[in-house]
Predicted 3D model of a 346-nucleotide RNA (Bacterial RNase P class A) from an uncultured Chitinophagaceae bacterium. Rfam family: Bacterial RNase P class A. About the family: Ribonuclease P (RNase P) is a ubiquitous endoribonuclease, found in archaea, bacteria and eukarya as well as chloroplasts and mitochondria. Rfam classes the family as a ribozyme. The sequence was found by an Rfam model in a public genome assembly.
């Protein structure tokens, strides 16, 4: 330098003519001028909120969520940094990645096949007795398996075994030291089948519901006309407070059937946990200060078309409907970083 792969970033701008929607000003009643107009994911509706309503408060059970430490944040979302364990590469405590990262010493389950046996172990083998069959002892050697009763060495034994000893390994507890903490190394003591909780379960913590077609207001119009059931403060119909129960609050009307009227408009609606730039603080995420900007609000759905130019590039995926912070998925050209392979002074 080239190619491939992965992760991340970005997703156009200007001029002219005509057109659509919206805001503001003038004008006067349909004209003129000026500002603005679809994304990084607007998608999925997955997570967390703002906001609005349900009058207010509680107990128990259930259901659901969550689980190393610290920081940041509106947040239970995400993000940043660290610790531990595991895996790979290295070659030595380094790099990259993953974790649904509390508990297996509360209990119940499960670990296929192979193998004698997957925890109440005994097939081959070894030792003792015996003519033999067989009986007893053994788990050091062998085989099966992902895993077979912690490892090495010595003593001891009929043959062996933590049976005994020394040195290690792992788990737990305690002590001081370092660290905000998770945790780390050191020392002492005790113990020695393992895995699995994304199996049931246990422990700690947490959780109201609905959703802008929420909700509030205005205008117009009708039937102050019927039937049935329950109830009217003691024996409370009905409604609410989380799914249920208790408890508690409001309450004189409520529910069902049949029938009649209306379906129009305004607000919510975009000035906000807001955008951009610089400086400072911080490992970082992020925060503070200063300056500056105002960047869609339709209501059956507007945000376009043509021509030219700029740029390394202008295409793919794709189209706002209450809004914001995230996650996931789709995606052309280009850029950054890392890895692999190749080329050789261009």
């Nucleotide at each position: 330098c080239u190619a491939c792969a992965a992760a991340c970033c970005c997703g156009a701008a200007c001029u002219a003519u005509c057109g659509u929607c919206u805001c503001g000003a003038a004008u006067u009643u349909a004209u003129u001028c000026g500002g603005g107009a679809a994304g990084g994911a607007a998608a999925g509706u997955c997570c967390g909120g703002a906001c609005a309503g349900c009058a207010u408060a509680g107990a128990g059970c259930a259901a659901c969520c969550u689980a190393c430490c610290g920081g940041c944040g509106a947040a239970u979302a995400a993000c940043c940094g660290g610790c531990u364990u595991c895996a790979a590469g290295u070659u030595u405590u380094c790099u990259u990645g993953a974790a649904a990262g509390a508990g297996a010493a509360a209990g119940u389950g499960c670990c296929g096949c192979a193998g004698a046996a997957a925890a109440u172990a005994a097939c081959u083998g070894c030792c003792a007795u015996g003519c033999a069959a067989a009986u007893g002892g053994u788990a050091a050697a062998g085989a099966u398996g992902a895993a077979a009763a912690u490892g090495u060495g010595a003593g001891g034994u009929a043959a062996g075994a933590g049976c005994u000893c020394a040195c290690a390994g792992c788990u737990g507890u305690u002590a001081a030291u370092g660290g905000u903490a998770a945790c780390a190394g050191u020392a002492a003591c005790a113990g020695c089948g393992g895995g699995u909780a994304a199996a049931c379960c246990u422990u700690g913590g947490g959780u109201g519901c609905u959703g802008u077609a929420a909700u509030g207001c205005c205008a117009c119009g009708u039937a102050u006309a019927g039937a049935g059931c329950c109830g009217u403060u003691u024996u409370g119909a009905g409604a609410g407070c989380u799914g249920c129960u208790c408890g508690u609050u409001c309450a004189a009307g409520g529910c069902u059937c049949a029938g009649g009227g209306u379906a129009g408009g305004c607000a919510g609606c975009a000035a906000c946990a807001g955008g951009u730039a610089a400086a400072c603080a911080g490992u970082a995420a992020u925060g503070u200060u200063u300056a500056u900007c105002g960047c869609a609000g339709a209501u059956a759905a507007a945000u376009g078309a043509u021509a030219g130019u700029u740029u390394a590039g202008a295409a793919a995926c794709a189209g706002a409907a209450u809004c914001c912070g995230g996650c996931u998925u789709a995606u052309g050209a280009g850029g950054u970083u890392u890895g692999u392979a190749g080329u050789u002074u261009u």